[in-house]
RNA sequence: GGGUCCGUAGUCUAGCGGUUAGGACGCCACCCUGACGCGGUGGAGAUCCCGGUUCGACUCCGGGCGGACCCA
Numbered sequence: 001g002g003g004u005c006c007g008u009a010g011u012c013u014a015g016c017g018g019u020u021a022g023g024a025c026g027c028c029a030c031c032c033u034g035a036c037g038c039g040g041u042g043g044a045g046a047u048c049c050c051g052g053u054u055c056g057a058c059u060c061c062g063g064g065c066g067g068a069c070c071c072a
Base pairs, nucleotide, nucleotide: 001071002070003069004068005067006066007065010025011024012023013022018055027043028042029041030040031039048064049063050062051061052060
């Protein structure tokens, strides 16, 4: 330099154009306990960036940025 795949809460991950963006772990509060842990209830927290298509984009298209692998 070229090619393929990928980028969603702190971490891992689901989401085939119309969802309230879902789940697990973690975090916070309360309950429980003598206390911690376990357990229960509730809560905060995310679409890598910029354009385009569309009535509508996490999803499709283009360009960046970053990562993995392959070729050179």

Source information: This is a predicted structure of a 72-nucleotide RNA (transfer RNA) from a Candidatus Aenigmatarchaeota archaeon. Rfam family: tRNA. Gene Ontology term of the family: triplet codon-amino acid adaptor activity. The RNAcentral record of the sequence draws on ENA. The prediction has a mean pLDDT of 82.